Model confidence (mean pLDDT): 87 of 100. A computed fold for a 350-nucleotide part of an RNA from an uncultured bacterium, annotated as small-subunit ribosomal RNA, central domain. The full RNA is in RNAcentral, with records from ENA and SILVA.
[in-house]
Context: one part of a larger RNA
RNA sequence: CUGGGCGUAAAGGGCGCGUAGGUGGUUGUGUAAGUCAGAUGUGAAAUCCCGAGGCUCAACCUCGGAACUGCAUCUGAUACUGCAUGACUAGAGUGCAGCAGAGGGAAACGGAAUUCCCAGUGUAGAGGUGAAAUUCGUAGAUAUUAGGAGGAACACCAGUGGCGAAGGCGGCUGCCUGGACUGUAACUGACGCUGAGGCGCGAAAGCGUGGGGAGCAAACAGGAUUAGAUACCCUGGUAGUCCACGCCGUAAACGAUGGGUACUAGGUGUAGAGAGUAUCGACCCUUUCUGUGCCGGAGUUAACACAAUAAGUACCCCGCCUGGGGAGUACGGCCGCAAGGUUGAAACUC
Repeated sequence: CUGGGCGUAAAGGGCGCGUAGGUGGUUGUGUAAGUCAGAUGUGAAAUCCCGAGGCUCAACCUCGGAACUGCAUCUGAUACUGCAUGACUAGAGUGCAGCAGAGGGAAACGGAAUUCCCAGUGUAGAGGUGAAAUUCGUAGAUAUUAGGAGGAACACCAGUGGCGAAGGCGGCUGCCUGGACUGUAACUGACGCUGAGGCGCGAAAGCGUGGGGAGCAAACAGGAUUAGAUACCCUGGUAGUCCACGCCGUAAACGAUGGGUACUAGGUGUAGAGAGUAUCGACCCUUUCUGUGCCGGAGUUAACACAAUAAGUACCCCGCCUGGGGAGUACGGCCGCAAGGUUGAAACUC
C1' cells in the first nucleotide's frame, strides 16, 4: 500500500457551523470531454512466450511468429458520467394556522432550612462516636420564643417525563431570544448530503483581576483507631465552591455505538400535535406523524447481545485502528500567564 475492521478485543473526532473537495432527485434537447466500437500510424533491437533449427545434449546461439495490454490521429455510437440550456415537484427551504417544553440571556420577587448577631424564658450540661476524646458551655451553652443580617440551593410536584448539537438545563414572574413538532399545500424549484483545513461552543478542577463568603470543604491542625495510620471515624478549618470579566480546552466529554438517505415481522408503555367513529360535550375506541422506553422474530454477532432509536440490508461523505511494553513519553512545532494541552516518534525489550 492493499485488505480487513472500529458497542465490550486496537479503533467514532466531546459537540456544532461551515470552506475546499467528494457525492447527489425526475424529465426534454444540444454537445461529445470521460466512456464504448472500428480504422490508420507508432509502440527500436534484445529480453519474456510459442514453433522450428545449430553446437553429441543442455546452458547458449540462429530464424520465424505472437506479444508489447500503451499513445496519437481519424470516423462513428450516446445508455451512463460531465458540460450547456429548458421544464418538473416526491428531496430541501419559505409562508400560513396551531402547539408542548428545567432550551438560552439579562432582571425583579418568594418561602423553607443552615449559620451568625441582639433580646426574652431557662439551667447544667451540650455535641460527637462502635466506644471515646479533641470541641462548645456558669463570662449562661444546648433547648425554646421574638426580631435582625447574610450567602447559597430551590423540598413536594418529579416521571427509563420534557428541552438542547454536545457540555448541560429544575422555586416563581414578566421581558429579550434559538430550535423542534403537528396541520395545510400558497411560494421557491435540487437550492441537497457530508465535510480535510478553519471558526465557534464545550462538565468539573485549575489560573488572572475585582467582588462575595451562609453551608460544605482539598490543604492544614487537633482527637481517636492502629503494630504504624502521612487514611477510613470525630472536632475544627483555608483555598475553592458563588458573582462579573478574561483564560484553560480536558473527562468513563459514554449509548464506550460519527453524520445523512432508503428499505426490512410484530407486541406493549409513555410525551407532543392531528384525523376518524361515537356523543349534547368529554372519557373510551380506532388511527397518522414526531420523540422517548421495554420485550421480541428474521437477519447480524466470537459470544454477550443488537434487533425500524439496528450492532439488519444497501449507498454517499468524514474521523480513526494495524501486537504488548517503552509512551500519550522524548524531541521539535503550534497554543497557554501558569498548570499544561495538541501534534507525536525511536532505540531497546517480550